[in-house]
Molecule: transfer RNA
Organism: Actinomycetota bacterium
RNA sequence: CGAGAUGUGGCGCAACGGUAGCGCACCGGAUUUGGGAUCCGGGGGUUGGGGGUUCGAGUCCCUCCGUCUCGA
Numbered sequence: 001c002g003a004g005a006u007g008u009g010g011c012g013c014a015a016c017g018g019u020a021g022c023g024c025a026c027c028g029g030a031u032u033u034g035g036g037a038u039c040c041g042g043g044g045g046u047u048g049g050g051g052g053u054u055c056g057a058g059u060c061c062c063u064c065c066g067u068c069u070c071g072a
Base pairs, nucleotide, nucleotide: 001071002070003069004068005067006066007065010024011023012022013021018055026042027041028040029039030038048064049063050062051061052060
């Protein structure tokens, strides 16, 4: 320098263009003498930044940034 992949709660990941969810973690409660395990409930996201298309964008398009892989 070229090509490709990827970026979503604290972490790991989902999500045909139509209300952003799951697991773990965290908080509260039940159970227990206590802890653990189990069960119930709860909080937490400007979906990497900007722009475009669309009635509507995490999703499609452009650009920038980060990370990874390949090639030179």